[in-house]
């Protein structure tokens, strides 16, 4: 300075052809156990980076910004 990729729940991710949020850990509550872990069961927990644009409708497509990796000079 110039190009790619990524950003989604506390952590790791998934959501691939626009129809409005999952999964596994992890956290809480019940159950089971003499206890504690392990196990079952349930609940909670994200305005999808951040601002706009397009559309009945946007994590999704479109442009700034912003971090992060990697690449080229």
């Nucleotide at each position: 300075g110039g190009a790619a990729u990524u950003u989604u729940a506390g952590c790791u991710c998934a959501g691939c052809a626009g129809g409005u949020a999952g999964a596994g850990c992890a956290a809480a509550u019940g159950g089971c156990u003499g206890u504690u872990a392990a196990c079952c069961a349930u609940u909670a927990g994200g305005u999808c980076g951040u601002a706009a644009g397009u559309u009945c409708g946007a994590a999704u497509c479109u442009u700034g910004c912003a971090a992060a990796u990697u690449c080229c000079g």
Predicted 3D model of a 73-nucleotide RNA (transfer RNA) from a Pseudomonadota bacterium. The sequence is in RNAcentral, with records from ENA. Rfam family: tRNA. The family's RNA type in Rfam is transfer RNA. The source organism's lineage runs through Bacteria, Pseudomonadati and Pseudomonadota.